[in-house]
């Protein structure tokens, strides 16, 4: 300043899976079954280190795994839109 990004308020949209069996003081609790989009975790190419055919480290996600967490509603919810906020990155 014609002000990025991280973080963070607020509004609006926002998926998926059993109102499933038992017990309950109806707030849950066991039990099987399932979900992926809070959060966690795990790795592909490439790159870098040693090394001479291999190790090691970085290394992403809406993949993948289901610890956790959800499977009537509410809440929540990755993402995306507007607004504020905070910063001062590029120029």
């Nucleotide at each position: 300043a014609u002000g990025a990004a991280a973080u963070u308020c607020g509004g609006g949209a926002g998926a998926g899976a059993g109102a499933c069996c038992c017990c309950g003081u109806c707030a849950g609790g066991g039990g099987c079954g399932c979900c992926g989009a809070a959060g966690g975790a795990g790795c592909a190419a490439a790159g870098c280190c040693a090394u001479u055919a291999u190790g090691g480290u970085u290394g992403a996600a809406a993949c993948u795994c289901u610890c956790a967490g959800g499977c009537a509603g509410a809440a929540g919810a990755a993402u995306c839109c507007c607004g504020g906020a905070g910063g001062g990155a590029c120029g």

Model confidence (mean pLDDT): 82 of 100. The RNA shown here (Glycine riboswitch aptamer) has 91 nucleotides and comes from a Halanaerobiales bacterium. Rfam family: Glycine riboswitch aptamer. About the family: This family represents the bacterial glycine riboswitch. It was read from a public genome assembly, where an Rfam model found it.